Notes
This is a predicted structure of a 73-nucleotide RNA (transfer RNA) from a Deltaproteobacteria bacterium. Its Rfam family is "tRNA". Rfam describes the family as follows. Transfer RNA (tRNA) molecules are approximately 80 nucleotides in length. It was read from a public genome assembly. Its mean pLDDT, the model's own confidence on a scale to 100, is 81.

[in-house]
RNA sequence: GGGCGGGUAGCUCAGCUGGGAGAGCGUCGGCCUUACAAGCCGAAUGUCGCAGGUUCAAUCCCUGUCCUGCCCA
Numbered sequence: 001g002g003g004c005g006g007g008u009a010g011c012u013c014a015g016c017u018g019g020g021a022g023a024g025c026g027u028c029g030g031c032c033u034u035a036c037a038a039g040c041c042g043a044a045u046g047u048c049g050c051a052g053g054u055u056c057a058a059u060c061c062c063u064g065u066c067c068u069g070c071c072c073a
Base pairs, nucleotide, nucleotide: 001072002071003070004069005068006067007066010025011024012023013022019056027043028042029041030040031039049065050064051063052062053061
């Protein structure tokens, strides 16, 4: 330098044919317990890497670009 994949909550990830942004774990509060853990109930947290384009509408489609993994040279 070229090809392919990945970037979405604090972490690990899902997200179908463009229309509601989510799960588990974690964190916080409450219940329970002598206490802790487990369990139960509830809550908070998002520039969907960045910029632009298409569209009534974009995590999703298109272009550029940054970071990252693998392969080739």